[in-house]
About this RNA: Predicted 3D model of a 475-nucleotide part of an RNA (small-subunit ribosomal RNA, 5' domain) from Sphingomonas guangdongensis. Lineage of the source: Bacteria > Pseudomonadati > Alphaproteobacteria > Sphingomonadaceae > Sphingomonas. The sequence was found in a public genome assembly.
Context: one part of a larger RNA
RNA sequence: GAACGAACGCUGGCGGCAUGCCUAACACAUGCAAGUCGAACGGAUGCUUUCGGGCAUUAGUGGCGCACGGGUGCGUAACGCGUGGGAAUCUGCCCUGGGGUCUGGGAUAACUUCUCGAAAGGGAAGCUAAUACCGGAUGAUAUCGCGAGAUCAAAGAUUUAUCGCCCUGGGAUGAGCCCGCGUCCGAUUAGGUAGUUGGUGGGGUAAAGGCCUACCAAGCCGACGAUCGGUAGCUGGUCUGAGAGGAUGAUCAGCCACACUGGGACUGAGACACGGCCCAGACUCCUACGGGAGGCAGCAGUGGGGAAUAUUGGACAAUGGGCGCAAGCCUGAUCCAGCAAUGCCGCGUGAGUGAUGAAGGCCUUAGGGUUGUAAAGCUCUUUUACCCGGGAUGAUAAUGACAGUACCGGGAGAAUAAGCCCCGGCUAACUCCGUGCCAGCAGCCGCGGUAAUACGGAGGGGGCUAGCGUUGUUC
Numbered sequence: 001g002a003a004c005g006a007a008c009g010c011u012g013g014c015g016g017c018a019u020g021c022c023u024a025a026c027a028c029a030u031g032c033a034a035g036u037c038g039a040a041c042g043g044a045u046g047c048u049u050u051c052g053g054g055c056a057u058u059a060g061u062g063g064c065g066c067a068c069g070g071g072u073g074c075g076u077a078a079c080g081c082g083u084g085g086g087a088a089u090c091u092g093c094c095c096u097g098g099g100g101u102c103u104g105g106g107a108u109a110a111c112u113u114c115u116c117g118a119a120a121g122g123g124a125a126g127c128u129a130a131u132a133c134c135g136g137a138u139g140a141u142a143u144c145g146c147g148a149g150a151u152c153a154a155a156g157a158u159u160u161a162u163c164g165c166c167c168u169g170g171g172a173u174g175a176g177c178c179c180g181c182g183u184c185c186g187a188u189u190a191g192g193u194a195g196u197u198g199g200u201g202g203g204g205u206a207a208a209g210g211c212c213u214a215c216c217a218a219g220c221c222g223a224c225g226a227u228c229g230g231u232a233g234c235u236g237g238u239c240u241g242a243g244a245g246g247a248u249g250a251u252c253a254g255c256c257a258c259a260c261u262g263g264g265a266c267u268g269a270g271a272c273a274c275g276g277c278c279c280a281g282a283c284u285c286c287u288a289c290g291g292g293a294g295g296c297a298g299c300a301g302u303g304g305g306g307a308a309u310a311u312u313g314g315a316c317a318a319u320g321g322g323c324g325c326a327a328g329c330c331u332g333a334u335c336c337a338g339c340a341a342u343g344c345c346g347c348g349u350g351a352g353u354g355a356u357g358a359a360g361g362c363c364u365u366a367g368g369g370u371u372g373u374a375a376a377g378c379u380c381u382u383u384u385a386c387c388c389g390g391g392a393u394g395a396u397a398a399u400g401a402c403a404g405u406a407c408c409g410g411g412a413g414a415a416u417a418a419g420c421c422c423c424g425g426c427u428a429a430c431u432c433c434g435u436g437c438c439a440g441c442a443g444c445c446g447c448g449g450u451a452a453u454a455c456g457g458a459g460g461g462g463g464c465u466a467g468c469g470u471u472g473u474u475c
Stems, first nucleotide, its partner, number of pairs: 001475004006471005013347006019340002021305001026303003030300003035064003040061002043058006071258003080183007089175002094171008102136004111126006142151003156163002184230003191221003196218008233255004237248004260281005283294004311337001313336003319333001320331004350380004360371004386411005394402001419464005424445003430459005440447002
C1' cells in the first nucleotide's frame, strides 16, 4: 500500500447492488418447511333428485414421491478431493424398437359389535373391494446349459379418445467400483503388519476384489519417510503480488461427509434414509407410576456462548420440483419485502455575485495580521427529501407477492442533510495559553523537571469524507 463475512470509538442525508453466528456439530418453547392421485378400490358424510341417478368432501386400502430440494463442516491426510484413464456393473421416471395383456382363487383394512389402557396405543369376532396378494396357461431374439432341454409375466381405468400393465433389445441420464499422478506439519514418531501379503475351493454382491470363510505358502509396507502423533472437509476459486510465489477455501458452483451420541438393518430403481424404523446411551417432557413422547447442522424465533452477525414477514405472480389426464394441490426451494454504513458503486448537503476586507474570535513588534468572498446582502437553481397526479417491464390467452414500487409530469421552498483523524521527524499541516518528569502522549525514534510546534485547551492549518480513526488477520 492492498484486502476483510470483521469488531470497537465518534459521526451519520439518500439510492442501487451485494453480504450478514467466523464462537457452543450448545440446548431448544411455538408456527410452518412433503405431499399428491376419486381417471386404482370399497365405504362414510353432506347436498340434490324426475328415485334411474348426479355432485362435493374425504378417514382407510393401493400407486408415485418422500434417496430431490434445503442445512452444517463433526469426522476424514483418505482413491475423500482434483485430474487423466479403466472394466467386472446397476439404472424408477424419459426416448426408441419388437412381442404380449388368457384364465382362476383366497384374504384384508376401512366398517359393525365386544373389549384392554390414564395416555400413547392395542386385542377378539364378523363383513367387503381393488391397478393389493396368490395360483394355472402361454411363452422367445430373455436366463441357465456344449447340447437335449429346463425356467420366468401381466391390471385395469375412463368422458372412447387415450392413459396404463408385463417380457425383451438399444439409448439417454444418474450411480457403484478399480488404477496412474497430485494433495499440510512433526524423526524429540523407525520400524509396522496375522486376514496381515499371495494362491486354491466355497460363499457373498448389481459388480472386480481377503469383501467373507476353509486350507496352503510366508509374504507385504518402510529414510523416495511406512507406522504413530498433531492439524484440516477437497476443488473451481478468493486475497495479495510485476511475476514467481505466499495466504486462504464466507457468499456462488462441483464433489464428499454428517443429521442428539453409537450401532443395525427394513422398504425400495436408488438409503443403511435430517423432518422413516429397531436397539443401546445421555438429556428434556407427560403419567393414573403400569407406561409413553421427542430430536431446528430446514425457515423464522428463544436461551446460552461471544468483540460480533437480521423478521416468530408476503407470495406461489415468475423459475424450478413432487403428485395428477387435467382442473389443481403442496413447495420457509425460490422470488420478494423488513433490519444493519457490513461492503462496493452513485448522488446530495447548493450556485453566482459580494470589501468600508463588517462584527466576533485568535495572534500582535499595538502599526497591524489572520479567520476571509468566508458571512451578511443581492441574483438564481431544485438533484435529494416533501406534497399532488399518472403509472410500467417482469405475463406468450388468463394469472403480479413485490407495489401504486421503478419511472414520468406538476408544485412550494435554500428549504431536510458534515463529520472524523492529524499537525516533532518518518509524514501533508504552527502559534498562544495551561501544566511543570506531574497530568499525560507514544507505530518507531522519543516528548514532559517554568517560555513544550510532541501533554491538555484554543485559534489557525493539513488529510479523507457519509464516513473517519483504532484493533485484529493475510499478502